[in-house]
Molecule: transfer RNA
Organism: Achromatium sp. WMS2
RNA sequence: GCUUCCUUCGUCUAGUGGUUAGGACACUGGCCUCUCACGCCGGCAACAGGGGUUCGAGCCCCCUAGGAAGCG
Repeated sequence: GCUUCCUUCGUCUAGUGGUUAGGACACUGGCCUCUCACGCCGGCAACAGGGGUUCGAGCCCCCUAGGAAGCG
RNA backbone atom coordinates (compact mmCIF):
# COMPACT_ATOMS: atom_id res chain seq x y z
C1' G A 1 0.00 0.00 0.00
C1' C A 2 -4.29 -3.61 -1.20
C1' U A 3 -8.37 -6.85 0.50
C1' U A 4 -11.73 -8.61 4.21
C1' C A 5 -14.07 -8.41 9.03
C1' C A 6 -15.57 -5.80 13.63
C1' U A 7 -17.49 -1.08 16.37
C1' U A 8 -24.97 -1.35 20.09
C1' C A 9 -26.16 0.54 27.99
C1' G A 10 -20.38 0.21 32.79
C1' U A 11 -19.28 -5.24 30.63
C1' C A 12 -20.96 -9.34 27.42
C1' U A 13 -24.46 -9.80 23.73
C1' A A 14 -29.52 -10.09 20.45
C1' G A 15 -31.76 -7.32 16.74
C1' U A 16 -34.67 -10.08 8.32
C1' G A 17 -35.82 -1.62 6.42
C1' G A 18 -41.30 -0.35 10.14
C1' U A 19 -44.33 0.53 16.41
C1' U A 20 -40.86 1.51 23.33
C1' A A 21 -33.49 -0.91 20.47
C1' G A 22 -34.34 -6.50 23.87
C1' G A 23 -31.62 -9.94 27.33
C1' A A 24 -27.73 -11.38 30.99
C1' C A 25 -24.24 -9.59 34.54
C1' A A 26 -23.08 -5.12 37.21
C1' C A 27 -25.20 -0.68 39.76
C1' U A 28 -29.52 1.05 42.27
C1' G A 29 -34.84 1.40 44.92
C1' G A 30 -38.45 -1.69 47.24
C1' C A 31 -40.37 -6.55 49.24
C1' C A 32 -38.61 -10.81 52.03
C1' U A 33 -35.06 -11.71 56.53
C1' C A 34 -33.37 -10.26 63.51
C1' U A 35 -29.25 -8.89 59.74
C1' C A 36 -26.60 -10.37 55.36
C1' A A 37 -26.88 -13.59 51.31
C1' C A 38 -30.47 -16.05 48.15
C1' G A 39 -35.13 -15.15 45.91
C1' C A 40 -39.15 -11.74 43.87
C1' C A 41 -40.74 -6.88 41.73
C1' G A 42 -39.06 -2.22 39.69
C1' G A 43 -35.42 1.71 37.98
C1' C A 44 -31.01 3.62 35.48
C1' A A 45 -28.27 3.25 30.98
C1' A A 46 -26.42 2.20 24.37
C1' C A 47 -26.58 2.07 18.01
C1' A A 48 -18.04 5.00 16.75
C1' G A 49 -18.34 10.14 13.76
C1' G A 50 -20.17 12.47 9.18
C1' G A 51 -22.86 12.23 4.59
C1' G A 52 -26.26 9.65 1.23
C1' U A 53 -30.50 6.22 -0.44
C1' U A 54 -35.56 5.56 1.30
C1' C A 55 -42.12 7.51 3.15
C1' G A 56 -39.03 5.23 7.01
C1' A A 57 -31.91 3.25 8.56
C1' G A 58 -28.90 0.08 14.43
C1' C A 59 -29.76 -2.64 9.53
C1' C A 60 -28.34 -0.66 2.69
C1' C A 61 -24.26 2.68 0.12
C1' C A 62 -19.86 6.21 0.59
C1' C A 63 -16.08 8.69 3.51
C1' U A 64 -13.44 9.18 8.21
C1' A A 65 -11.64 7.17 13.04
C1' G A 66 -10.29 3.01 16.11
C1' G A 67 -9.40 -2.38 16.35
C1' A A 68 -8.37 -7.42 14.08
C1' A A 69 -6.84 -10.86 10.13
C1' G A 70 -4.65 -11.92 5.38
C1' C A 71 -1.63 -10.49 1.01
C1' G A 72 2.39 -7.57 -0.94